[in-house]
């Protein structure tokens, strides 16, 4: 120069003006008015996933369900991040895996093919009879050659045989035993040996682990209005008391997924239905598993100690609009550094908060890899 | 924020134990008919919303993306 791989960082700054929201001061005091600082993302998205926070009667047991799934680490955890192994792809950088188990166990493997799971004998081949003899045809032998198929049951060479076959032997493969390294997956080599029933579980299942539900429209507090209005259907024993009431047992019902069990409430309660009222304010509402700098530990992902910071809080729903200068990409034009001119800037808008993933998207920088070419 | 469902022929639907996709209506030819309808034959028309995986093989089985539909929230 082309062509490719993987990481990263950024998403304009600046300054007048004018218009919005918030927090504080400071004047006013019934609005207000003035100044200081701050104001949409890397994905704010999609709600895939995990949690912090609030509630629910207890978050307890078990089925049934659902989700993960190599190994070793990180993290509040998580189906996520990191380092390893192993299997596949690519010349290479490097990418990628739904990575437990098919001898617990039941179904599947259309079409073709002879035959598709303990399932074979269509062409062939080889002995031996026969016959109307370039051929047929019956027994016996065979799966080493050929078709078919995505896949034919152990794979290449030698030697044996009537012709073949793990018939034997080499090496590969498998299986069984123990040695070496590594924390583990696993990786290496010995020894021995029957020499052999396949692919898929994203098929159903087995095996490990993990799961109480719902969710900021969670929850609270304040305030007005109305009707706690009608109706149905669910209880019983025991004890004390003159009655009134009071106490125990249980029974409908009482977790926000279903089912059993347990353990607590429990009849002026419970459960459904019909019909009423409201639709208001405030709180939660941003100081956090928080952000930046130094240092140390580790391959890393993170983690440890110390030091500054406070970075939107809206509620029909602010966070914007002009000008100017300049930063970045594209074009041109010149004298190459550089100078003038013009253009154009993507996906895209917080809504309890963070931790991931996925998808959308314009730039820019860095090391690697491979071609070809020059010195 | 939560839950479900749905997308196949020009239209309206089936279809799925994974083996390679239909049915009516519409259109178009032909017969029949003086001629039209009707009726009978018989043709045509398909990225199964997209993409990527698994598998020999995907509408169907997983995974993500794009569109459309419906239903839920308060007080006694």
């Nucleotide at each position: 120069g082309g062509a490719g791989u993987u990481g990263a960082g950024c998403a304009g700054g600046c300054g007048a003006u004018c218009g919005c929201g918030g927090u504080c001061c400071u004047g006013a005091u019934u609005u207000c008015a003035g100044g200081a600082c701050c104001g949409a993302g890397g994905a704010a998205a999609g709600u895939c996933c995990g949690a912090a926070c609030u509630c629910c009667a207890c978050a307890g047991g078990g089925c049934a369900g659902u989700g993960u799934g190599c190994c070793u680490c990180g993290u509040a955890a998580c189906g996520c991040g990191a380092g390893g192994g192993a299997g596949g792809g690519g010349c290479g950088a490097c990418c990628u895996u739904a990575c437990g188990g098919a001898u617990a166990g039941u179904g599947c493997c259309a079409c073709a093919g002879a035959a598709a799971a303990u399932a074979u004998a269509c062409c062939g081949c080889c002995u031996c009879g026969c016959c109307a003899c370039u051929g047929g045809u019956g027994a016996g032998g065979u799966a080493a050659u050929g078709g078919u198929g995505a896949a034919a049951u152990g794979g290449u060479g030698c030697g044996g045989u009537a012709a073949g076959a793990g018939c034997g032997c080499a090496c590969c493969g498998c299986g069984c035993u123990g040695c070496u390294g590594g924390c583990a997956a696993c990786a290496g080599g010995a020894g021995c040996g029957g020499c052999a029933c396949g692919g898929a579980a994203a098929a159903c299942c087995c095996c490990a682990c993990a799961c109480g539900g719902a969710g900021c429209a969670a929850g609270g507090u304040c305030a007005a209005a109305u009707a706690g209005a009608a109706a149905a259907g669910c209880g019983a024993u025991c004890c004390c008391u003159c009655u009134u009431g009071g106490g125990a047992u249980u029974a409908a019902g009482g977790c926000u997924g279903g089912c059993c069990c347990g353990u607590c409430c429990g009849a002026u309660g419970c459960u459904u239905u019909u019909g009423g009222g409201u639709a208001g304010a405030c709180c939660g509402c941003u100081c956090g598993a928080u952000u930046u700098c130094c240092g140390g530990a580790g391959u890393g992902a993170u983690c440890c100690g110390g030091a500054a910071a406070c970075a939107a809080g809206a509620u029909g729903a602010a966070u914007g609009a002009u000008c100017g200068c300049u930063a970045u990409c594209c074009c041109g034009a010149u004298a190459u550094u550089g100078u003038c001119g013009g253009g154009a800037a993507a996906c895209a808008g917080a809504a309890u908060u963070c931790g991931g993933c996925u998808u959308a998207u314009g730039c820019u920088c860095a090391a690697c890899u491979c071609c070809g070419g020059u010195a | 924020g939560c839950u479900g469902g749905c997308g196949u022929a020009g239209c309206u639907c089936a279809g799925u134990a994974g083996g390679u996709a239909g049915a009516g209506c519409a259109u178009c030819u032909g017969a029949u008919u003086u001629g039209u309808a009707a009726u009978c034959a018989g043709a045509c028309g398909g990225u199964c919303g997209g993409g990527g995986g698994u598998u020999c093989g995907a509408u169907u089985c997983c995974c993500u993306c794009c569109g459309c539909c419906a239903g839920c929230u308060c007080c006694a």